[in-house]
Notes
Transfer RNA from Candidatus Iainarchaeum sp., 72 nucleotides, folded computationally.
RNA sequence: GCCCCCGUAGCUUAGUGGAAGAGCACUUGUUUCGUAAACAAGGGGUCAAGAGUUCAACUCUCUUCGGGGGCU
Numbered sequence: 001g002c003c004c005c006c007g008u009a010g011c012u013u014a015g016u017g018g019a020a021g022a023g024c025a026c027u028u029g030u031u032u033c034g035u036a037a038a039c040a041a042g043g044g045g046u047c048a049a050g051a052g053u054u055c056a057a058c059u060c061u062c063u064u065c066g067g068g069g070g071c072u
Base pairs, nucleotide, nucleotide: 001071002070003069004068005067006066007065010024011023012022013021018055026042027041028040029039030038048064049063050062051061052060
């Protein structure tokens, strides 16, 4: 230099056009002498950034940024 993959909650990730869910973690409550576990409820997301297509974009297209891999 060229090619490919990835970027979504604190962490790991699902979601591939109709507008975002889960597990763990966190908070509160129940239970316990107390803690943990268990159970119940709750908070937390400009979906890496910008632009385009569309009635509608996490999703499709282009550019940029960051991470990983391959070739020379």
The RNAcentral record of the sequence draws on ENA. Rfam family: tRNA. Rfam classes the family as a transfer RNA. Its mean pLDDT, the model's own confidence on a scale to 100, is 83.